Two RNAs folded together computationally: RNase P RNA and transfer RNA, 446 nucleotides in total.
[in-house]
RNA sequence: CGGCGCUGCUGGACGGCCGCGUUCGCCUGGCUCCGAGAAGGAGGGCGACCGAGGAAAGUCCGGGCUCCACAGGGCAUGGUGGCUGGUAAAUCCAGCCGUCUCGCGUGGCGGCGGGACAGGGAAAGUGCAACAGAAAACAGACCGCCGGGUGGGCAACCAUCCGGUAAGGGCGAAACGGCGGGGUAAGAGCCCACCGCGGAUCCCGCGAGGGAUCUGGCAAUGUAAACCCCACCUGGAGCAAGCCCAGACCGUGGUAAUGACGCUGCCCGCGUCGCCACAGGUAGGGCGCUGGAAUGCCGGCGGCAACGCCGGUGUCGAGAGAAAUGGCCGUCCCCGACAGGACCCGGCUUACAGGCAGCGAUCCGACCA
RNA sequence: GGAGCUGUAGCUCAAUUGGUUAGAGUACCGGCCUGUCGAGCCGGGUGUCGCGGGUUCGAGUCCCGUCAGCUCCGCCA
Numbered sequence: 001c002g003g004c005g006c007u008g009c010u011g012g013a014c015g016g017c018c019g020c021g022u023u024c025g026c027c028u029g030g031c032u033c034c035g036a037g038a039a040g041g042a043g044g045g046c047g048a049c050c051g052a053g054g055a056a057a058g059u060c061c062g063g064g065c066u067c068c069a070c071a072g073g074g075c076a077u078g079g080u081g082g083c084u085g086g087u088a089a090a091u092c093c094a095g096c097c098g099u100c101u102c103g104c105g106u107g108g109c110g111g112c113g114g115g116a117c118a119g120g121g122a123a124a125g126u127g128c129a130a131c132a133g134a135a136a137a138c139a140g141a142c143c144g145c146c147g148g149g150u151g152g153g154c155a156a157c158c159a160u161c162c163g164g165u166a167a168g169g170g171c172g173a174a175a176c177g178g179c180g181g182g183g184u185a186a187g188a189g190c191c192c193a194c195c196g197c198g199g200a201u202c203c204c205g206c207g208a209g210g211g212a213u214c215u216g217g218c219a220a221u222g223u224a225a226a227c228c229c230c231a232c233c234u235g236g237a238g239c240a241a242g243c244c245c246a247g248a249c250c251g252u253g254g255u256a257a258u259g260a261c262g263c264u265g266c267c268c269g270c271g272u273c274g275c276c277a278c279a280g281g282u283a284g285g286g287c288g289c290u291g292g293a294a295u296g297c298c299g300g301c302g303g304c305a306a307c308g309c310c311g312g313u314g315u316c317g318a319g320a321g322a323a324a325u326g327g328c329c330g331u332c333c334c335c336g337a338c339a340g341g342a343c344c345c346g347g348c349u350u351a352c353a354g355g356c357a358g359c360g361a362u363c364c365g366a367c368c369a
Numbered sequence: 370g371g372a373g374c375u376g377u378a379g380c381u382c383a384a385u386u387g388g389u390u391a392g393a394g395u396a397c398c399g400g401c402c403u404g405u406c407g408a409g410c411c412g413g414g415u416g417u418c419g420c421g422g423g424u425u426c427g428a429g430u431c432c433c434g435u436c437a438g439c440u441c442c443g444c445c446a
Base pairs, nucleotide, nucleotide: 001365002364003363004360005359006358007357008356009355010354012332013331014330015329016328017327018326020051021050023048024047025046026045027044028043032042033041034040053338057349058348060347061346062345063344064343065238066237067236068235072268073267074266075265078233079232080231081230082096083095084094085093086092097119098117099116100115101114102113103112104111120229121228125227126226127223128222129221142169143168144165145164146163147162148161149160150159151158152157177195178194180192181191182190196218197216198215199214200213201212202211203210204209242287243286244285245284251278252277253276254275255274259273260272261271262270280445281444292316294315295314296313297312298311299310300309301308302307333336370442371441372440373439374438375437376436379395380394381393382392388426397413398412399411400410401409419435420434421433422432423431
């Protein structure tokens, strides 16, 4: 220097012509429709402003908003699961704690740095642990080690039987604490020191936790993204929410107060009077509706940070009806990816050509010293 | 907007409580038979369990994420 990785920003530019959509203004003297009406409206024409995204997507979380008993009790189901903070809230974000792991360093620890973690409970209970292996969870003598008996042998030793032994070998993901010493026939927490583990007390910390001292016995494997136990959950449904106006059809059958629906499953409770099936009808207008927990920059303050507060200065401007953003030409470049709003917002996840900037204890390549 | 299901060999489907090397039919391939083809007989598994992670000693199976496909519900009365 290039690659690679991570993070952030960007997501063709300018000009001309034509086309599409909302809104507004003007025109239409009635060409089409509604209308009693040359009132008014729809349609039509012209003009002006504006016109998708970083993900508009998936709908995985959370909230605003709206309605329903202002949402009651129990059980079941489901969800969440270290702590503190941030935020409107969250399964998001920040910092921290703990565990595991990798690298550096050290004689070895301590230590330093990076990464991962769904990270309550396995000394409440139950289940499961294939294969291999003698034995797999109140386990277990295959080899080995040790003692004794018998037989063989001069002996070393060999064979066999009885017993002891979990230190060694071997199998395994896992062999019922680790390591050293004592002890012993050989061994064993059998005993001792250190480490690990449990308990108590004290200290530090808001807390998760950390440290010290004393003490206990080695009983206590793993698995809860197996059942389960513990704690917490602050109702449910969703803009086709919901409200208003106008209009059409307005029948038949079934069921019924021991019922049906509201109110996710069951029971109780409360409220309402309907509910189900077939047939039938409409699929029009207005509101909700888009400008806010929005966002950039500067300064100050608080905080490790996420973020918050104050002051200043800007930026943005779709809100339609099954739904509009496109095409052509010219100039330039690296010849332009993923992709389209449908109530709104904050996150997460996924898709994405190219460009710019920053960073790199790491990795690859080239060059220079 | 909401709810649910499926993905395993070319095709149609299995796989029990997570357990050793994922099976069956059909298709396909090779051989035999036949003058030849078909049928028949014998043999053979050809697979990223949609994809990516995680839990576990061990994952088609459990959990999370993601992709693709499919189904159902919604007005008046």

It holds a member of the Rfam family "Bacterial RNase P class A". From the family's description: Ribonuclease P (RNase P) is a ubiquitous endoribonuclease, found in archaea, bacteria and eukarya as well as chloroplasts and mitochondria. Its family is annotated with ribonuclease P activity, dimeric ribonuclease P complex and tRNA processing in the Gene Ontology.